Molecule: c-di-AMP riboswitch aptamer (ydaO/yuaA leader)
Organism: soil metagenome
RNA sequence: AGCCGAAUCCCGACAGGGAUCGGGGGACCCGAUAAAGCGGCUCUCAAAGUUUUGAGCCAUGGGCGAAUCCGCCGGAGCGCGGAGAGGUUUCCACUCAACCUCAGCCCGUCAGCUAACCCCGAAGGCGCAACGGAGAGG
Numbered sequence: 001a002g003c004c005g006a007a008u009c010c011c012g013a014c015a016g017g018g019a020u021c022g023g024g025g026g027a028c029c030c031g032a033u034a035a036a037g038c039g040g041c042u043c044u045c046a047a048a049g050u051u052u053u054g055a056g057c058c059a060u061g062g063g064c065g066a067a068u069c070c071g072c073c074g075g076a077g078c079g080c081g082g083a084g085a086g087g088u089u090u091c092c093a094c095u096c097a098a099c100c101u102c103a104g105c106c107c108g109u110c111a112g113c114u115a116a117c118c119c120c121g122a123a124g125g126c127g128c129a130a131c132g133g134a135g136a137g138g
Stems, first nucleotide, its partner, number of pairs: 002126003008019004020122006030112001039058005046051001061107004068083005084102006091138002094135003
């Protein structure tokens, strides 16, 4: 130069506001509806007799995100393999090929879809020396 990502732009002295992009909650209809289960622990308030209030932690469940699933190894190193998914390859999108990634975080007992409506985010991390693989198209 550029890259991943929604994470950019404008106004404002600041606080903040607007546009735009992105995410969640939320009807009818549709979907689901067999059973079990429909929570557990600690502290705390009240009651007075096993319940109640509040706080915290954690199963179940759910959300952002590509970041999931399966198998093998008993010297288990979180390693190897497969399927699937994501990114880059320098004008654009597609196909092939090559290389790389498959993390991390959040909600807190609760949430299918979902018009109106309501709420929230706009970060962070890389890279800068090569003149960059191919095909057909624009």